[in-house]
RNA sequence: GGGCGGUUGGCGCAGUGGUAGCGCACUUCGUUGACAUCGAAGGGGUCACAGGUUCAAAUCCUGUACCGCCCACCA
Repeated sequence: GGGCGGUUGGCGCAGUGGUAGCGCACUUCGUUGACAUCGAAGGGGUCACAGGUUCAAAUCCUGUACCGCCCACCA
């Protein structure tokens, strides 16, 4: 330098154009003598960043950043 994949809540991930979700974690309540388990309710997201397409973008296009893999070059 070239190619491919990834970036979504605290963590792990889903979501391939039409209301951003799941599990764990967290908070409150119930249950218990107490803790754990279990049950119920709740909070938390500029969807990496910028621009474009579209009535509408996490999703499509372009650029950038970071992470990973492969190839090439130099030595």

The RNA shown here (transfer RNA) has 75 nucleotides and comes from Capsulimonas sp. The organism belongs to Capsulimonas, within Bacteria. It matches the Rfam family "tRNA". From the family's description: Transfer RNA (tRNA) molecules are approximately 80 nucleotides in length. The sequence is in RNAcentral, with records from ENA.